This is a predicted structure of a 111-nucleotide RNA (SAM riboswitch aptamer (S box leader)) from Bacillaceae bacterium JMAK1. The organism belongs to Bacillaceae, within Bacteria. The prediction has a mean pLDDT of 78. It was read from a public genome assembly, where an Rfam model found it.
RNA sequence: CUUUUAUCAGGAGAAGGUGGAGGGACAGGCCCUUUGAAACCCAGCAACCAUCUGUGUCAUACAGAAAAGGUGCCAACCUGGCAAAACAUCAUCUGUUUUGCAAGAUAAGAG
Numbered sequence: 001c002u003u004u005u006a007u008c009a010g011g012a013g014a015a016g017g018u019g020g021a022g023g024g025a026c027a028g029g030c031c032c033u034u035u036g037a038a039a040c041c042c043a044g045c046a047a048c049c050a051u052c053u054g055u056g057u058c059a060u061a062c063a064g065a066a067a068a069g070g071u072g073c074c075a076a077c078c079u080g081g082c083a084a085a086a087c088a089u090c091a092u093c094u095g096u097u098u099u100g101c102a103a104g105a106u107a108a109g110a111g
Stems, first nucleotide, its partner, number of pairs: 001111008013042001016041003022032003028079002044073002048070002051065005081101008
């Protein structure tokens, strides 16, 4: 980098330390930020892998515990592309909602 599976409306410092201007993936929008951005450290959250216990299967599995290990996460449900359906509208435009796809993120596996 490609691909498979799962998840993506919950949770986590209103006043921790260093740092010193950017950040929210992507045009645009709309926001956050010197009342301190990114990054690093600490604290925290969660429970994907791994661990332990129980149940079950030929096998994949299911339920629970703990948080020492490998990761991850810690403004807003941020918005946003394509298609379909429903509703609002006499109709078009448009708006709202839902579903599917695309794009993206994370974990685990494969190449």